[in-house]
Context: one part of a larger RNA
């Protein structure tokens, strides 16, 4: 000197554009954040008979998007190769879509239950499940074995099954790099190979049998501590040092552990199951819950915001479409938390006016500074006009917003602090106190003439900020 997610004191006029729970991965009231399709089915309810609603079967989504960084020193991460693999949607292209079956939800009867849910019967449907059957498929050297499908219907399309390539995307493996510490020195038994066999999409000790004694370390195994890691950011002249806030990749987690179903994808935040701690209801038999999602709230804590508005724009899911949903996103709120940019007037104007401070009493300084005269209106206030962003042939669509922007009126009118002033270090005098009060980053100031204390004038920097205070270079 530069820097910051910053806090504290004093003081604050407006604006664009950033950025805001770092601590308690401590508990959470309350709303909302993932729904959607009626063109896949059967019902049921309302109807102006045109259609409307919403349950319930079904289908796609809910593995994305948002959040956190708690664990994890390891193929988590970055870079570079590598082979033994997979893929819902979407895109090319070939081939099919035949025949048949037997549930159940809803519904309607009964009945249990405080509630949340439930029980038994009857009885129905499907692009829900099943059996045949046949295929370019799959296995096999062959013979031969396995083995697929769904309709809808306005006749225009959407679909279904099954194979090849694509596009992207993941899963797996390896060279190299990745903090501290030996006051951690020896770790290891599925541990290290190796043959079989399970299992995986998939290669493996992945797992298991059985064989063999093998593997890894002072080039730091093994242990402890700390810790998400890259892109990057701060500083430096650079080597480097120090950080991983926001933004972007990428791992990981989701009250603590633990497990599986469903699916193309999960060992699944706002899915299920179980144990545990916690809290809510309860008739006491039982149930229900998970903000580390947007606000908000509580507690700790030097400390971090609105229980906002819109799906208008970008993106996502769904849907044939129209649309529906979306705290993701677009905004607006609040905080000088930061950066930048703008005012707080401008030109004249000395009897150098009063006051005020200092005086060697002569004066000096505050001072062109006020008054005062003239001028401008960024800024404010108020009128009046008024957007881009909207893309979609024509229509019709804008939260932000009557904002931004432009035009006119009013009138200097709305707007100056903090800090320091003995040397380091820019800037001195008077008064008061008298080692007291007190000041202090360091030297080091005070004990009766203090430019260091504490008041005042006056200088000095900085400026809507100034200054302390932690932490980095």
């Nucleotide at each position: 000197g530069g820097a910051u997610g910053a806090a504290c004191g004093c003081u604050g006029g407006c604006g664009a554009c950033g950025u805001g729970g770092a601590u308690a991965a401590g508990g959470c009231a309350u709303g909302c954040a993932a729904g959607u399709c009626a063109a896949g089915g059967g019902g049921g309810c309302c109807u102006u008979c045109g259609g409307g609603c919403a349950a319930c079967c079904g289908g796609c989504a809910g593995a994305c998007g948002a959040g956190g960084u708690a664990g994890u020193a390891a193929c988590a991460c970055g870079u570079a190769c590598g082979a033994a693999c997979g893929c819902a949607c979407c895109c090319c292209a070939a081939a099919g879509u035949c025949a048949g079956g037997a549930a159940u939800a809803g519904c309607c009867a009964u009945c249990c239950g405080a509630a949340a849910g439930g029980a038994u019967g009857g009885g129905u449907a499907a692009u829900a499940c099943u059996u045949g059957a046949u295929a370019u498929c799959u296995c096999g050297c062959a013979a031969g074995a396995g083995g697929a499908a769904a309709g809808a219907u306005u006749u225009a399309u959407c679909g279904c099954u099954u194979u090849g390539g694509g596009a992207g995307c993941g899963g797996c493996g390896u060279g190299c790099g990745c903090a501290u510490u030996a006051u951690c020195a020896g770790c290891u038994u599925g541990u290290u190979g190796g043959u079989g066999a399970g299992g995986u999409a998939a290669c493996g000790g992945c797992u298991c049998a059985c064989c063999a004694a093998g593997g890894c370390u002072a080039c730091g195994a093994c242990g402890a501590u700390u810790a998400g890691g890259g892109g990057a950011g701060c500083u430096g002249a650079g080597a480097g040092g120090c950080u991983g806030a926001c933004c972007c990749c990428c791992a990981c987690c989701g009250a603590g552990g633990g497990a599986a179903c469903u699916g193309a994808g999960a060992g699944a935040c706002g899915g299920u199951c179980c144990c545990u701690a916690c809290g809510c209801c309860u008739a006491c038999g039982g149930g229900c819950g998970g903000c580390c999602g947007c606000a908000g709230u509580c507690a700790a804590g030097a400390a971090c915001c609105u229980u906002c508005c819109a799906c208008a724009a970008u993106g996502g899911g769904c849907g044939a479409a129209a649309g529906c949903c979306u705290g993701a996103u677009g905004g607006a709120g609040c905080g000088a938390c930061g950066u930048c940019g703008c005012g707080u007037g401008a030109u004249g104007g000395a009897c150098g006016a009063a006051g005020u401070g200092c005086u060697u009493c002569g004066g000096c300084a505050c001072g062109u500074a006020a008054a005062c005269a003239u001028c401008u209106u960024u800024u404010a206030u108020g009128a009046g006009g008024g957007a881009c962003g909207a893309a979609a042939u024509u229509a019709u669509u804008g939260a932000c917003g009557g904002u931004a922007c432009c035009u006119c009126a009013u009138g200097a009118a709305u707007a100056a602090g903090g800090g320091g002033c003995u040397c380091c270090u820019a800037a001195c005098u008077c008064u008061g106190u008298g080692c007291c009060a007190g000041c202090a980053g360091g030297a080091g100031c005070g004990g009766u003439a203090a430019u260091a204390c504490a008041g005042a004038g006056g200088c000095c920097c900085c400026a809507a900020g100034c200054a302390u205070u932690a932490u980095c270079c």